[in-house]
A computed fold for a 132-nucleotide RNA from a Bacillota bacterium, annotated as c-di-AMP riboswitch aptamer (ydaO/yuaA leader). Its Rfam family is "c-di-AMP riboswitch aptamer (ydaO/yuaA leader)". From the family's description: This family represents a conserved RNA structure found upstream of the ydaO and yuaA genes in Bacillus subtilis and related genes in other bacteria. Its mean pLDDT, the model's own confidence on a scale to 100, is 81.
RNA sequence: ACCGCCUUUACUCCAAAUUUCACCUGGAAAACGGGAAACCCAUUUUGUGGGGUGAAUCCUAAUUUACAAGGUAGGGCAACUUGGGUGCCCGAACCCGUCAGCUAAUCCCGUAGGAGUCUCCCAAGCGUAGUG
Numbered sequence: 001a002c003c004g005c006c007u008u009u010a011c012u013c014c015a016a017a018u019u020u021c022a023c024c025u026g027g028a029a030a031a032c033g034g035g036a037a038a039c040c041c042a043u044u045u046u047g048u049g050g051g052g053u054g055a056a057u058c059c060u061a062a063u064u065u066a067c068a069a070g071g072u073a074g075g076g077c078a079a080c081u082u083g084g085g086u087g088c089c090c091g092a093a094c095c096c097g098u099c100a101g102c103u104a105a106u107c108c109c110g111u112a113g114g115a116g117u118c119u120c121c122c123a124a125g126c127g128u129a130g131u132g
Base pairs, nucleotide, nucleotide: 011116012115013114014113018030019029020028021027031111032110033109034108035107036106041101047098049099050096051095052094053093058071059070060069074090075089076088077087078086080125081124082123083122084121085120
């Protein structure tokens, strides 16, 4: 000097998952999210059951000692915003339990968990600071 690991602080990212007030007597409210649920409208849909959260769906091929590989609908990040470029990633998992189209009133539920990108490029904006 470089790389890696751990801890602390600040900051940042995915996601709805934050803030405030109380409290030890189980919480409450705001905000942001999700589900159920009329008329009207829509639907020939009911076992190869159906549906929900989520970006996470589908195809190819492979394997049977597999649980892996390639791609893909779609999604995220590169530290003001938007558009474009370039690069790096994700493309899971879980739940309901025969049952749910849309849907006003209404009713119910969640506020977890995980991580560490960056003096990237162009254009148009916005804002701040300094100088004159």